Small-subunit ribosomal RNA, 5' domain from an uncultured bacterium, 511 nucleotides, folded computationally.
[in-house]
Context: one part of a larger RNA
RNA sequence: AGACGAACGCUGGCGGCGCGCCUAACACAUGCAAGUCGAACGGGACCAUUUUAGAGUUUACUUUGGGAUGGUUUAGUGGCGGACGGGUGAGUAACACGUGAGCGACCUACCUUUCAGAGGGGGAUAACAGUUGGAAACGACUGCUAAUACCGCAUAACGUUGUAAAAGGGCAUCCAUUUACAACCAAAAGAGAAAUCUGCUGAAAGAUGGGCUCGCGGCCGAUUAGAUAGUAGGCGGGGUAACGGCCCACCUAGUCAACGAUCGGUAGCCGGACUGAGAGGUUGAACGGCCACAUUGGGACUGAGACACGGCCCAGACUCCUACGGGAGGCAGCAGUGGGGGAUAUUGCACAAUGGGCGAAAGCCUGAUGCAGCGACGCCGCGUGAGGGAAGACGGUCUUCGGAUUGUAAACCUCUGUCUUUGGGGAAGAAUAGAGACGGUACCCAAAGAGGAAGCUCCGGCUAACUACGUGCCAGCAGCCGCGGUAAUACGUAGGGAGCGAGCGUUGUCC
Numbered sequence: 001a002g003a004c005g006a007a008c009g010c011u012g013g014c015g016g017c018g019c020g021c022c023u024a025a026c027a028c029a030u031g032c033a034a035g036u037c038g039a040a041c042g043g044g045a046c047c048a049u050u051u052u053a054g055a056g057u058u059u060a061c062u063u064u065g066g067g068a069u070g071g072u073u074u075a076g077u078g079g080c081g082g083a084c085g086g087g088u089g090a091g092u093a094a095c096a097c098g099u100g101a102g103c104g105a106c107c108u109a110c111c112u113u114u115c116a117g118a119g120g121g122g123g124a125u126a127a128c129a130g131u132u133g134g135a136a137a138c139g140a141c142u143g144c145u146a147a148u149a150c151c152g153c154a155u156a157a158c159g160u161u162g163u164a165a166a167a168g169g170g171c172a173u174c175c176a177u178u179u180a181c182a183a184c185c186a187a188a189a190g191a192g193a194a195a196u197c198u199g200c201u202g203a204a205a206g207a208u209g210g211g212c213u214c215g216c217g218g219c220c221g222a223u224u225a226g227a228u229a230g231u232a233g234g235c236g237g238g239g240u241a242a243c244g245g246c247c248c249a250c251c252u253a254g255u256c257a258a259c260g261a262u263c264g265g266u267a268g269c270c271g272g273a274c275u276g277a278g279a280g281g282u283u284g285a286a287c288g289g290c291c292a293c294a295u296u297g298g299g300a301c302u303g304a305g306a307c308a309c310g311g312c313c314c315a316g317a318c319u320c321c322u323a324c325g326g327g328a329g330g331c332a333g334c335a336g337u338g339g340g341g342g343a344u345a346u347u348g349c350a351c352a353a354u355g356g357g358c359g360a361a362a363g364c365c366u367g368a369u370g371c372a373g374c375g376a377c378g379c380c381g382c383g384u385g386a387g388g389g390a391a392g393a394c395g396g397u398c399u400u401c402g403g404a405u406u407g408u409a410a411a412c413c414u415c416u417g418u419c420u421u422u423g424g425g426g427a428a429g430a431a432u433a434g435a436g437a438c439g440g441u442a443c444c445c446a447a448a449g450a451g452g453a454a455g456c457u458c459c460g461g462c463u464a465a466c467u468a469c470g471u472g473c474c475a476g477c478a479g480c481c482g483c484g485g486u487a488a489u490a491c492g493u494a495g496g497g498a499g500c501g502a503g504c505g506u507u508g509u510c511c
Stems, first nucleotide, its partner, number of pairs: 002510003006507005013382006019375002021340001026338003030335003035080003040077002043074015087293003097217007106210002111206007119153001121151002128143006159184008168175002189198003219265003226256003231253004236248003268290004272283004295316005318329004346372001348371003354368001355366004385415004395406004419452001420448006429438001455500005460481003466495005476483002
């Protein structure tokens, strides 16, 4: 000199684009952040139409009860989604990550393509009603009912398993193909006037997403030298989607290590970022990929997928409610609060766009996202006026008292209108009849008026920039050398000057 998720001091006009708890993975009040489908299902409520029975009467109206149809809405059963999206970096030195291979050892909901199918039955259960327990959370019993909920049966191959055979191939277990036989395993309906559409079951393939294995690579310490019994390997089993000591019984006694095992410390990894001519060094904020975690520890359930942030169970700590019997909770989601800290923002608007979930659709949900607010935190751009103007005014400072300098600087004259202010118009972003949060924003037009907009640091050398006064080894300065003890260009103030400029300095960290 450069850089920064910076902080502090002084100062501060505007805009665009970014960025903003690096500390306590500390504790959290409150609101919101994951729902949706009535075209799966039976009820409930409301409304409308119609019908039936009755009552009242003004004889075509009111009202009560029942039935049917349609619409709106919805607690419950059921389906799909809550495994994505969003956050954080505690742990992790590991196949976690990066890169390159492999799976002849694997799975994949929704989506696409193709083939084949969907016959006939059954028993329940929530809701609901009744009774009842409890302060509550939440239950218990009895009775009724539906389904695309659940369960048998039938059908059965290019599926699975087994047996036999053939002819190939390979990488050891084996793999692909063909043939024969046997056994086993499916299904659900909904909408529509209909055509048909959407769904359902089995199989094959694709796509997408994952799982597993291996080679190589990237921290420090030997003042850590030995470590290891499921340990290393095998036979057999169990388990898994799948290989495997992953787990188990038995057998063998191995395995790793000075090319650093083990132990200890530190740390999420990468694309990248900063710096540097490069080699390299440092770093991993924001954005993108992967991993791990969700109050601490453990566990499984459901499911195509989790051992699941806003699911469940157990234990611990903590907080809250309680009728003391018992219950409830989890911001490392978005805001916000306390605390910690040198330090880091609004309890905002909208689903208009992009994307996601559900739905046939209309649509609903979406603190993802799009925007707005705050902060000179960073980068970039613009402005704070332009031209003329010498009596070189006044004032200030210095002075050898002649003058010099501030200085065309000001005043004054002539202009301009970026930004500003006021008034008027006013978007694109939206492929669709309607629908724009941003936003009456950007932008355009008109008008006003130099008016509202400059500071900070330094001036001994390094290093651009000098005089006066005050002080007198004092007060003070200082990055290094060093200044200050009576004429200090080094301290303090003033005038002048230099540098940068909405910033300028200081501190911290890296190269």

Source information: RNAcentral holds the full RNA, with entries from ENA and SILVA.